[in-house]
RNA sequence: GGCCUGGUAGCCAAGUGGUAAGGCGAGGGUCUGCAAAACCCUUAUUCGCGAGUUCGAACCUCGCCCAGGCCU
Numbered sequence: 001g002g003c004c005u006g007g008u009a010g011c012c013a014a015g016u017g018g019u020a021a022g023g024c025g026a027g028g029g030u031c032u033g034c035a036a037a038a039c040c041c042u043u044a045u046u047c048g049c050g051a052g053u054u055c056g057a058a059c060c061u062c063g064c065c066c067a068g069g070c071c072u
Stems, first nucleotide, its partner, number of pairs: 001071007010024003018055001025043006048064005
């Protein structure tokens, strides 16, 4: 330098055009004599950044940044 894969919440991670699942953690609550356990609620309007396409973009296109891998 070229190519491929990935970047989504504090962490892991699903979602491949129609307004973002789940788990862990955290906060609040119910329960309990107090706790633990269990159960309930809350926790991502900049989905790495910018632009474009579209009625509509996490998703498609282009550029850039970061991580990993392959080739030379």